[in-house]
Context: one part of a larger RNA
RNA sequence: GAACUAACGCUGGCGGCGCGUCUUAAACAUGCAAGUCGAGCGGAAAGGCCCGCAAGGGUACUCGAGCGGCAAACGGGUGAGUAACACGUAGGUAAUCUUCCUUCCAGUGGGGGACAACCUGCCGAAAGGCAGGCUAAUACCGCAUAUUGCCAGACCUUCCACGGGAGGUCUGAUGAAAGCAGUAAUGCGCUGGAAGAUGAGCCUGCGGCUGAUUAGCUUGUUGGCGGGGUAACGGCCCACCAAGGCGACGAUCAGUAGCCGGCCUGAGAGGGUGGACGGCCACACUGGGACUGGGACACGGCCCAGACUCCUACGGGAGGCAGCAGUUAAGAAUCUUGUGCAAUGGGCGAAAGCCUGACACAGCGACGCCGCGUGCGCGAUGAAGGCCUUCGGGUUGUAAAGCGCAAUAGACAGGGACGAAGAAAGUGACGGUACCUGUUGAAAGCACCGGCUAACUACGUGCCAGCAGCCGCGGUAAUACGUAUGGUGCAAGCGUUGUUC
Repeated sequence: GAACUAACGCUGGCGGCGCGUCUUAAACAUGCAAGUCGAGCGGAAAGGCCCGCAAGGGUACUCGAGCGGCAAACGGGUGAGUAACACGUAGGUAAUCUUCCUUCCAGUGGGGGACAACCUGCCGAAAGGCAGGCUAAUACCGCAUAUUGCCAGACCUUCCACGGGAGGUCUGAUGAAAGCAGUAAUGCGCUGGAAGAUGAGCCUGCGGCUGAUUAGCUUGUUGGCGGGGUAACGGCCCACCAAGGCGACGAUCAGUAGCCGGCCUGAGAGGGUGGACGGCCACACUGGGACUGGGACACGGCCCAGACUCCUACGGGAGGCAGCAGUUAAGAAUCUUGUGCAAUGGGCGAAAGCCUGACACAGCGACGCCGCGUGCGCGAUGAAGGCCUUCGGGUUGUAAAGCGCAAUAGACAGGGACGAAGAAAGUGACGGUACCUGUUGAAAGCACCGGCUAACUACGUGCCAGCAGCCGCGGUAAUACGUAUGGUGCAAGCGUUGUUC
């Protein structure tokens, strides 16, 4: 000098765009953050409509709860752990899977038995549960049929990384399905297979911290054979066999740390850093586990254990903000318990639509960057006042007053968007905002002035009080302390502190 997720002191007019718990992965009141489908199903708790005096019945516009499907593995948060194939980069998978989507081939035949809801009874303070009975389905289970699936066998062609892979012919065995809407046409589905796309798993080369005052480490350890397991290779797991494997090119141990694109600095090389935004990873009160599923070992799912908080009729139960707001504590320090689904995107749905604290906006904070303003011109008897003075004057200073002109924010009044997309119509949270016109009409501070370093005098003080980044000032003439006049610098900021280069 530059930079900052900054903080502190003094001060503070406006706008745009950004950013905003770096501390304690501490604890959390309250509300909201993941639902949707009645065109899968039986139905009818509430509302609507119809009948009825009512009880009640009907309808299915609609729809609570339930069965069922899809979603909930995305989106959002955090950085605890992790020195590791976690990340980056380049590859491999002849060792793999992939819901939804796209293309193609083929099929969708015929049966069965349940369980919720509901009814009845019972237990419990509650959370909830038990028993009996009825019932539907795109829920569940047999049977049939089926290729290029899968398994086994025979044969042929071809390629290779020599383990095997790809393609073809034949035979045998085995494996499937669901309907719904519509008058219909048809549409949406369902099943098997082939391919694509997307996503994911696994493996490998290379690369990026510190300590040797850590020198030896290792027994599923290293390899083999056989098996189990997985979508899949593999000590991933197991039995047996062998005795290996790693290490001064730093193993092991310890400390620290999410990694990267980037960002800051620097002429560069390099150094520092990983907040916001984007990619990947890990985690979800702590530890462990599996279930469902194409995908989880699953933040707002389940089970077990633990700590903590809450309810309790003391028998037993409930909970998890590192989602958005918000609270408490901690701290130098970090915001509203706001508006809207209008846009973009996501889930479900045939659609209408519903949901969406993702997101879009608004609020608060000079926290940062950028822009604008606090006026412009004329104006000398160089007014008054202040300060200094050699008492002549000098300076503040064209500064003020005065005259003329202009008109920013705000206020009031009138008009008023783009963002909204499809042929049209309709649809805006922001917002009567931005912007335009008219009337009126505000606003400067902070630090410094011994040298470095731009800017000086007076008074007070008297090694005191104090200053200080370094050198150093102050003990009676202090341009260095304090105040004042004046000046210098920057300016809605200016200084200080901290951190990095």
Background: This is a predicted structure of a 501-nucleotide part of an RNA (small-subunit ribosomal RNA, 5' domain) from a wastewater metagenome. Its mean pLDDT, the model's own confidence on a scale to 100, is 85.